Transfer RNA from a Verrucomicrobiota bacterium, 72 nucleotides, folded computationally. Rfam family: tRNA. The family's RNA type in Rfam is transfer RNA. About the family: Transfer RNA (tRNA) molecules are approximately 80 nucleotides in length.

[in-house]
RNA sequence: GCGCACAUAGCUCAGUGGUAGAGCUAUCGGUUUACACCCGAUCGGUCGGAGGUUCGAAUCCUUCUGUGCGCA
Numbered sequence: 001g002c003g004c005a006c007a008u009a010g011c012u013c014a015g016u017g018g019u020a021g022a023g024c025u026a027u028c029g030g031u032u033u034a035c036a037c038c039c040g041a042u043c044g045g046u047c048g049g050a051g052g053u054u055c056g057a058a059u060c061c062u063u064c065u066g067u068g069c070g071c072a
Stems, first nucleotide, its partner, number of pairs: 001071007010024004018055001026042005048064005
């Protein structure tokens, strides 16, 4: 330099055009003599930035940034 993939909650990840979700973590409650396990609830994200298409975009298109892989 060229090509491909990825970026969504504190962490790991779903979500292929119609109100953003799960597990773990955290907090509270239940259970226990107590702790752990287990059960329930709550908190937590304007979906990497910008622009475009669309009635409507995390999702489609362009570009930028970052990360990873491959080729040279």
The prediction has a mean pLDDT of 83.
The source organism's lineage runs through Bacteria, Pseudomonadati and Verrucomicrobiota.